[in-house]
Context: one part of a larger RNA
């Protein structure tokens, strides 16, 4: 010291993140119970009162017997209740066992489940509401597929989702996204039909077309969402109104600084002395809100949070005491860690934090017991954080796939009917401008042709059709004619025949698509297992090909720079100019500005021409208009930036053209001192060409910017190459040249989340602390506009300037990422001074008192509470004052863990979503036996005097604060001051902190000890054991909360007041000299202190010392002190003192019962008895025996 168990005056949560922990409470019987209730509860509510023993009465009842028949009674043997007396004690559920209570908030409705091992919760489930899917070969699920499950269940049932008892509600919005429905039309794949290419084929156009998109509806207890702006009422301030922009709709009702308020410790009340809490109320809701439910709400909860009471050691503030550890002896006997060392301290220094370097100081050697400041200690290749063309889980409207679901099509697949639709074919049939007598369909032929019983014409009477004029047929009737040519009329003439054409109608055939229908394919289910019945049925299954949908799955991706990294930006391609240091060349997320084009003329040439601005003059006309003259080096202008350039031009203007054109070479920059693509000058040969008389000039703009690789696709030319058994078409590849883009610009096809997280690595890179700087920050100087009635500096002090510190924040990125434990508090130790107080001075706008501001001074203080995890800031009573700061923002191998910052969970907000948020709430594992070293103390050896012992000092050093400050009272109601007020020096007393001691005394403890007393157990008494029994009470010892002691002076001084007194005939504290002057410094004072290598002095003896033994008010071990037979050293006894409280035994007495024998708590006397005794005393009755080794020049 730990660990368990205990107690503690006074005070009573002042402790602390918080009553954590402990204490109280506690069974059972009566009594008695607010307040809210869902009428159950709440409730053991709170709150009180009783519990023991003994005797007795009474009542209820079990059984045995008696009595004898009675629901009785009597005797026994229990068992329960009840009452009255009696008794005893500190205390009667005496021990054991056994709720503290109460209000008041949030959460969640409740009992219940959960992260075995760091979260027990407000998560999770729940009943109960809702909403979708399913009619059974059903939906879902599993499964390749048979199959299974749900279920041998059938919608009061399965199944998937949401909310989360109850009560009260559940409000707008369907514009996004989903989901259902619809669909005239659009669009929509293979299949299929047609076409195109000379046939084929590949290709290629259309066409038809499902589902699915578009497109039209519903649907939020489906994802989900639910504004802004301005005006306006007779006081002001709000706005019931009212305008306006705007939405799919603009938050209704309830709530509201909330588990949700940023600001913010909101403003106001309660609650406190004092609240960043709580709690009720306002509403300005950063960012409440209505089954991601809204608000309420009894009952519950090891859930959060506040407060009252009781109670206590949490605390003030310790303390004692008791078991076991730890220490000591013996005897086994591991585990971490362990480069080396002979393992000090301060300063430096160094990769910027050093036992080890320097430079100083310290330091004899060794052991023990402890504390834990240091080894940037041990433990784990840091988990934050970055990095890495790592992983890995997760999302999702990243990519790219897949199941799987949809849909069409083929096939499996066969039979009929019966509608439409299309296409052929055959029959009938239809055709009306105007003129013509009249309804002329085109072309040819050609002068006939038709009828009289096979019935012409004409009539009625239907029906089709119509240009409404008629045509055409059918059926009755009527009986012998009628029509063409011809003429007439027109574009064209008619009968009759042929072919053809518009349209319309039936039939037949083929083919699509609808319905229905059949059985034999197929498929179910039953069964006598059979070519069997029933249902279904060419659907549906299955298989192929095709479409749509698919984070259900799968694989991947998810730049880069970067004063860390994200976030921002673009310094990622290019041009200027500065930087850039006078060759070229040079970085920065350095600074200034551009570019990603325009132009058919803004190009080419040839000519002419001169701007810009000033002045003078001139019609409307002004400062500027067009016009004239002078001067004009450029002050203009050049297609854009800047820099260069340009004046009979590089600028304006004008004719004329297109050199803005082909093809080859050199050479220069893109890319300094390697090589390249690519792209952009510059220059030269050739061709055809333009302007020009010509000489010449022209390969786009005055020059530097204006840009793009393969692969793919396209365009374009050619008697070009080339594929297939020839030929020829048509394709298809290639060759030349140009377009289509990569902007991350030398060019992948590509989002996201991690706090569930992993791996490799980084101090090449940040978050703590450090270092280095010191804008920030703090403190100080200088100036001295001004304030201060007057006066710059009694006192404030602007603009400015000049520095100190290294506490704040930044900034660097230098040390650490094979890890130096991070806020705050306790704890405790020093150091600083920029001094809050106490000491000494100056000055004052100092009369005195109380002040303000300075100078010296770091000795010594500098505290207690309240809300908050807080530093920090606010409050509250006090006080002489409640000063700032270092030391790894001093301390986590010292505690604590409120907060931050792991894994759960919630709110708000965001995000589609996994997630997230220096927002907010709630929970949530602090390791270890101490090697060196340092420290704190305890011991051994050795030096030192050529021995040793006993004593007694000396004092270098070194520690210490041993003291510090208030108040009173006296000076003194004085000095002072009109006065109101109102002092010192001195002294003298008290009180606080502190510090050392101490135990008469008051307290506490006292598991020595004496009492009392519960259960049990030794058969009763008696004496005792357990229950680490309880419970009064206490010496000794230790101890506070309790007592004692804590002058005063000397010496040098600080700032600062002086005396003398020059330099400087003066003056001057000063140069010489001399004098006071402070709690600071030495000394005095108490403590260690010859190991002080300079190792000490003196005095006295010349033998002792250790070991063994016996103790101790000393002790961890060792040490220390005391005995050791010449002895009281310990035990023991006896006396006396303490401490209990009157022992056992016996005797009388006791309520009261009795069978008269007795029974009976208990009580009184014997007896301040009897027990105990760590004290002192007296006694040798035990036991300190015998010895043993060292050492004696």
């Nucleotide at each position: 010291u730990c660990c368990g168990a205990c107690u503690a005056a006074g005070g009573g949560a002042a402790u602390u993140c918080g009553g954590c922990a402990a204490a109280u409470u506690a069974g059972c019987c009566c009594c008695g119970u607010a307040u809210c209730u869902u009428c159950g509860g709440u409730a053991u509510a709170a709150g009180g009162g009783g519990u023991u023993c003994c005797u007795g009465g009474a009542a209820u009842u079990g059984u045995a017997u008696c009595c004898g028949u009675a629901u009785g009674g009597g005797u026994g043997c229990g068992a329960u209740u009840u009452c009255a007396g009696g008794a005893c004690g500190c205390a009667g559920u005496g021990a054991c066992a056994a709720a503290g209570a109460u209000g008041g908030u949030c959460c969640g409705a409740c009992u219940g489940u959960u992260u075995a091992a760091c979260a027990a919760a407000a998560a999770c489930g729940u009943a109960a509401c809702u909403u979708c899917c399913u009619g059974c070969g059903a939906g879902c699920c599993u499964g390749c597929a048979a199959a299974g499950g749900u279920g041998u269940g059938u919608a009061u049932a399965g199944g998937a989702g949401g909310u989360g008892a109850c009560g009260u509600c559940u409000g707008c919005c369907c514009a996004g996204u989903g989901c259902c429905a619809g669909u005239a039309c659009u669009u929509g794949a293979a299949a299929c039909u047609c076409g195109g290419u000379u046939u084929c084929a590949a290709c290629u156009g259309a066409g038809c077309u499902a589902a699915g998109a578009g497109c039209u509806g519903g649907u939020a207890a489906a994802c989900g969402g639910c504004g802004g702006g301005g005006g306006u009422a007779a006081c002001u301030a709000u706005a019931a109104c009212u305008c306006u922009c705007u939405u799919a709709a603009g938050g209704u009702a309830a709530c509201g600084a909330a588990a949700u308020g940023c600001c913010u410790u909101g403003c106001c009340g309660u609650u406190u002395g004092a609240u960043u809490g709580a709690c009720g109320g306002c509403c300005u809701g950063c960012a409440u809100g209505a089954a991601u439910g809204u608000c309420g709400c009894a009952a519950c909860g090891a859930g959060a949070u506040c407060a009252u009471c009781a109670c206590u050691g949490u605390c003030c503030c310790u303390a004692g005491a008791c078991g076991g550890a730890a220490u000591c002896c013996a005897c086994c006997g591991a585990a971490c860690a362990c480069u080396c060392u002979u393992u000090u301290c301060u300063g430096g220094u160094g990769c910027a934090a050093a036992a080890g370097c320097c430079a100083g100081a310290g330091a004899u050697u060794u052991c023990c017991a402890g504390u834990g400041g240091g080894a940037a200690g041990c433990g784990a290749a840091g988990a934050c954080c970055c990095c890495g063309u790592g992983a890995a889980a997760c999302u999702u409207u990243a990519c790219u796939g897949u199941a799987g679901c949809u849909u069409g099509u083929u096939g499996u697949u066969g039979c009929g009917a019966u509608g439409u639709g299309a296409g052929c074919c055959u029959u009938g049939g239809u055709g009306c401008u105007u003129a013509g007598u009249g309804u002329a369909g085109g072309u040819a032929g050609u002068a006939g042709u038709u009828g009289u019983u096979u019935g012409a014409u004409g009539c009625u009477u239907g029906a089709u059709u119509u240009c409404c004029g008629g045509a055409u047929u059918a059926a009755g009737u009527u009986u012998a004619g009628a029509c063409g040519a011809a003429a007439a009329u027109g574009a064209a003439a008619c009968a009759c025949u042929a072919c053809c054409c518009u349209c319309c109608a039936a039939a037949a055939c083929u083919u699509a698509c609808g319905u229905c229908g059949c059985u034999u394919a197929c498929u179910u289910a039953c069964u006598u297992c059979u070519u069997g019945u029933a249902a279904g049925g060419a659907c549906a299954u299955c298989a192929g090909c095709a479409u749509g949908u698919g984070g259900a799955c799968a694989g991947u991706u998810u730049g880069g720079u970067u004063g860390g990294g994200g976030u921002g930006g673009c310094a990622c391609c290019c041009u200027g100019u500065u930087g850039a240091a006078a060759a070229u060349g040079u970085a920065u997320c350095a600074a200034u500005a551009g570019g990603g084009c325009c132009c058919a003329a803004u190009g080419g040439u040839u000519g002419a021409c001169u701007c810009a601005c000033g002045c003078c003059g001139g019609u409307c006309a002004g400062a500027a208009a067009u016009c004239g003259g002078c001067a004009g080096u450029a002050g203009a202008g050049u297609g854009c930036a800047a820099g260069g350039g340009c004046a009979a031009a590089a600028g304006u203007c004008a004719g004329c053209c297109u050199g803005a054109u082909u093809g080859g070479g050199u050479u220069c920059g893109u890319a300094a001192u390697a090589c390249g693509a690519u792209c952009g000058g510059a220059u030269c040969c050739a061709a055809a060409c333009a302007a020009g008389a010509a000489a010449u000039u022209g390969u786009g703009g005055c020059c530097u910017a204006g840009c793009g690789a393969a692969c793919c696709u396209c365009u374009a030319a050619g008697u070009c190459c080339u594929c297939a058994u020839u030929g020829a078409u048509g394709g298809g590849g290639g060759c030349u040249a140009g377009a289509g883009a990569u902007g991350a610009c030398c060019g992948a096809a590509a989002a996201g989340u991690u706090a569930c997280u992993c791996c490799g690595g980084g101090g090449a890179u940040a978050a703590c602390a450090g270092a280095g700087u010191u804008g920030u920050c703090c403190c100080g100087c200088c100036c001295g506009a001004g304030a201060g009635c007057u006066c710059a500096u009694a006192u404030c002090g602007a603009c400015g300037g000049c520095g100190g510190g290294g506490c704040u924040u930044g900034c660097u990125a230098c040390a650490u990422c094979g890890a130096u434990g991070u806020c705050g508090g306790c704890u405790c130790u020093u150091c600083c001074u920029a001094u809050c107080c106490u000491g000494c001075g100056c000055g004052u706008g100092c009369a005195g008192a109380a002040g303000c501001g300075u100078g010296c001074a770091a000795g010594g203080g500098u505290g207690g509470g309240g809300g908050u995890g807080u530093u920090c800031a606010c409050c509250c009573a006090u006080u002489a004052a409640a000063a700032g700061g270092g030391a790894u923002c001093g301390u986590g191998a010292g505690c604590u863990g409120g907060g931050u910052u792991c894994a759960g969970a919630a709110c708000g907000c965001u995000g589609u979503g996994a997630g997230g948020c220096a927002g907010u709430u709630u929970g949530u594992u602090u390791g270890a036996u101490a090697u060196c070293u340092a420290c704190u103390g305890g011991a051994a050896a050795u030096g030192u005097u050529u021995u040793a012992a006993u004593g007694u000092c000396u004092g270098a050093u070194a520690g210490g604060a041993a003291g510090g400050a208030a108040c009173u009272c006296a000076u003194a109601g004085u000095a002072c001051g009109a006065g109101a007020g109102g002092a010192a020096c001195u002294g003298a007393g008290u009180c606080u902190c502190g510090a050392c001691g101490c135990c008469a005394c008051u307290g506490g403890u006292c598991u020595a000890u004496c009492u009392g007393u519960u259960g049990u157990c030794c058969g009763a008494c008696a004496g005792g054991g357990c229950a680490c029994g309880c419970a009064g009470a206490g010496c000794a010892g230790c101890u506070a909360c309790g007592c004692g002691u804590u002058a005063a002076g000397u010496g040098a001084u600080a700032a600062g007041u002086g005396c003398u007194g020059a330099a400087a005939g003066c003056a001057u504290c000063u140069a010489a000299g001399c004098a006071c002057g402070a709690a600071a410094c030495a000394u005095a004072c108490c403590u260690a202190g010859a190991a002080a290598a300079g190792a000490g002095a003196c005095a006295u003896u010349u033998a002792g010392a250790a070991c063994u033994c016996g103790a101790g008010a000393a002790a961890a071990a060792g040490a220390c002190u005391c005995g050791u037979u010449u002895g009281a050293u310990g035990g023991g006894a006896u006396u006396g003192g303490u401490g209990u409280g009157u022992a056992a035994g016996u005797u009388u007495c006791a309520a009261g019962c009795u069978u008269c024998g007795g029974c009976g708590a208990g009580a009184a006397a014997u007896u301040c008895a009897g027990c105990a005794u760590g004290c002192a005393a007296u006694u040798u009755c035990c036991a300190a025996a015998c010895g043993u080794u060292c050492g004696u020049u």
Predicted 3D model of a 1193-nucleotide part of an RNA (large-subunit ribosomal RNA, half B) from a Candidatus Nanoarchaeia archaeon. Its Rfam family is "Archaeal large subunit ribosomal RNA". For this family Rfam cites "Crystal structure of the ribosome at 5.5 A resolution" (Yusupov et al., Science, 2001). The organism belongs to Candidatus Nanoarchaeia, within Archaea. Its mean pLDDT, the model's own confidence on a scale to 100, is 82. It was read from a public genome assembly.